The prediction has a mean pLDDT of 81. Predicted 3D model of a 477-nucleotide part of an RNA (small-subunit ribosomal RNA, 3' major domain) from an uncultured bacterium.
[in-house]
Context: one part of a larger RNA
RNA sequence: UCACCGGCGCACGCACCAGCGGCGGCGCAUGCGGUUUAAUACGAUGCAGCGCAAAAAAACGCACUUAUUCCUGGCAGCCGCAAAAUUUUUCGCUAAUAAACUGAUGACGACGGCUGCUAUGGCUCAGAUGCUGCAUCGCGGUGGUCAGUUCAUGCUGGCUAAUGUUCGGUUAGGUGCCGCAACGCGCGCAGCCACGAUCUUUGCUCGCCAGCGGAUCAUGACGGCUGCUUUACGGGCUCUGACGAUGAUACACCGGCGGCAGAUGCGGACGACGUUAGGUCAUCAUCGCACGCACCAGCAGCGCCACGCAGGUGCUGCAAUGAUCGGUGCACAGGGUCGCAAAGCCACGCGGCGGCGCCAGGCCCAUAAAGCUGGUGGUGGUACGAAUCGGGGUCUGCAGUUCCACGCCAUGCAGACGAAAACGUUAAUAAUCAUGAAUCAGAAUGCCACGAUGAAUACGUUCACGCGCUUUAUACA
Repeated sequence: UCACCGGCGCACGCACCAGCGGCGGCGCAUGCGGUUUAAUACGAUGCAGCGCAAAAAAACGCACUUAUUCCUGGCAGCCGCAAAAUUUUUCGCUAAUAAACUGAUGACGACGGCUGCUAUGGCUCAGAUGCUGCAUCGCGGUGGUCAGUUCAUGCUGGCUAAUGUUCGGUUAGGUGCCGCAACGCGCGCAGCCACGAUCUUUGCUCGCCAGCGGAUCAUGACGGCUGCUUUACGGGCUCUGACGAUGAUACACCGGCGGCAGAUGCGGACGACGUUAGGUCAUCAUCGCACGCACCAGCAGCGCCACGCAGGUGCUGCAAUGAUCGGUGCACAGGGUCGCAAAGCCACGCGGCGGCGCCAGGCCCAUAAAGCUGGUGGUGGUACGAAUCGGGGUCUGCAGUUCCACGCCAUGCAGACGAAAACGUUAAUAAUCAUGAAUCAGAAUGCCACGAUGAAUACGUUCACGCGCUUUAUACA
């Protein structure tokens, strides 16, 4: 000096506390371990693995397994021989595949040939989701949006080094001020970026409808208009700027005013030096190693979906702040031509027929649900709860047996708010409620978005956890 832990001091964080709602118990969904299996493909394993890679396993995917089949291979290079390329037909096989046949023949040329393509023989090779993430690139995880991490010159020291970066106030912040043998610089912080909140110039129809006009029982359905709303592009606005108190008259902090917004306004993207030989050779790339009649390649079936068990993440509930049946009522953001699909008719329903309109501010998906209001049942494992099983259906798709989703009739399990433990969350947040989209033929309780309703609590930092700075101690280097 570094690192680390014990103590002291200061500070922070849903870290505790104060609240709210869950998990752990039941049923199911899903991933993992274990077990089983011909195979249950591989990876991820404290925090930082386990609704993770996978934004979707019936075939394909596919790498696993069981049968079966091929050998210069789907692709690239060289040599030899033949022949344009190409097209058509038949038979067998679960499939890959195998066998036979038909008639025509490219471009250039100095006519000696040459070249493209195809078939075949050979050589070098192809190929591999084979191994090593402890040989690597690239990428992302973590600490952590924590406030740190360095350098040059000077100065101090015999040297390792120190100073700067420490001290006093301050800040979300090594943020800024003051002081100081230091004076400056870099990477981080902040800002610059995009989005929503407010105002505004300008523009426009598919949007809007106040005024004008006619039509209707009624409706922007229409003529019109571009005032308003919306929308698009650009601009303004917030800076502790002004006022008052405190303070060293500094940095700043506190208070109210004005304002759509007030103290980084709110949320997002953005992640320093380095750490974890952390993850990935199975995205890709790649050194080395090993396979190359097989560890390559084709095909059919199975498997990835197994099931005395264990823990993770979720969904549904255990009811009356509820269940069910009517009426009524208000969104946002998205998607649509191999598509979204209206009206109407049929069906208890899934759905079927139908095909207007729309390449979309036009048409469609599309009725938001909770809410409000009225009826029923009345504390009962119930008109709670929906698992499970039986039956007969629908859709997608070559194909729903293993193994899809949905609907109808019937069945009606466990479950009485959950031990030890432990999670999330500080405001339009938690909680509750529905909606959309990616993937996608079909298949979400997952993921990513979107709005609706809308709380409680925070005295505080004693304690447990994590982290930052200073100081002290040290059996390590």